[in-house]
RNA sequence: GGGCUCGUAGUCUAGUUUGGUUAGGAUCCGGGCUUUGGGAGCCUGAGACCCCGGUUCAAAUCCGGGCGGGCCCA
Repeated sequence: GGGCUCGUAGUCUAGUUUGGUUAGGAUCCGGGCUUUGGGAGCCUGAGACCCCGGUUCAAAUCCGGGCGGGCCCA
């Protein structure tokens, strides 16, 4: 330098195929119920689409560029 692939809550992950429900789940964190207390369990709350631009009524998803990680080639 070239090719492929990945990037979503603090952490892990589904959703991208086929654009359309409030972006879902686990864990962590706050509050509550339960308990003599704690743990476990249950209820509830907060928290995310790597960045910029484009297409579209509508973009995590499609297109272009950039950044970062991994693999391969040179």

Transfer RNA from a Candidatus Aenigmatarchaeota archaeon, 74 nucleotides, folded computationally. It matches the Rfam family "tRNA". Rfam's curators write: Transfer RNA (tRNA) molecules are approximately 80 nucleotides in length. Rfam classes the family as a transfer RNA. The prediction has a mean pLDDT of 80.